Source information: This is a predicted structure of a 95-nucleotide RNA (c-di-GMP-I riboswitch aptamer) from a Planctomycetia bacterium. It matches the Rfam family "c-di-GMP-I riboswitch aptamer". About the family: GEMM was predicted in a large-scale screen for bacterial structured RNA regulatory elements. Its mean pLDDT, the model's own confidence on a scale to 100, is 79.
RNA sequence: ACACGACAAAGGUAAACCCUGAGUGAUCAGGGGGCGCAAAGUAAUAGGGUCUUUAAGUCUACAAGGAUGUGGAGUAAGAUAGCCUUACUUCCGAA
Numbered sequence: 001a002c003a004c005g006a007c008a009a010a011g012g013u014a015a016a017c018c019c020u021g022a023g024u025g026a027u028c029a030g031g032g033g034g035c036g037c038a039a040a041g042u043a044a045u046a047g048g049g050u051c052u053u054u055a056a057g058u059c060u061a062c063a064a065g066g067a068u069g070u071g072g073a074g075u076a077a078g079a080u081a082g083c084c085u086u087a088c089u090u091c092c093g094a095a
Base pairs, nucleotide, nucleotide: 004093005092012037013036017032018031019030020029021028022027035082041088042087043086046085047084048083049080050079051078052077053076058073059072060071061070062069063068
């Protein structure tokens, strides 16, 4: 230095939930609070997964049987780094 991760040391961070605010929403920010985390640090303009939503159009099912209405799928846009992979950075030094 790389790999690795201790009943080590010094620390860090902060789930659910509550309050306030922003957003159509997923969710985000601040305060409280601690489930946890050895990268639970950063990146959504690296790739996937999951979630949300408006208008038109497309496909499909049902109802009506004239127009049309409702549901679902997909597209598009957005969210998520504490979903995974990837990239970059990083404290300590037992086995």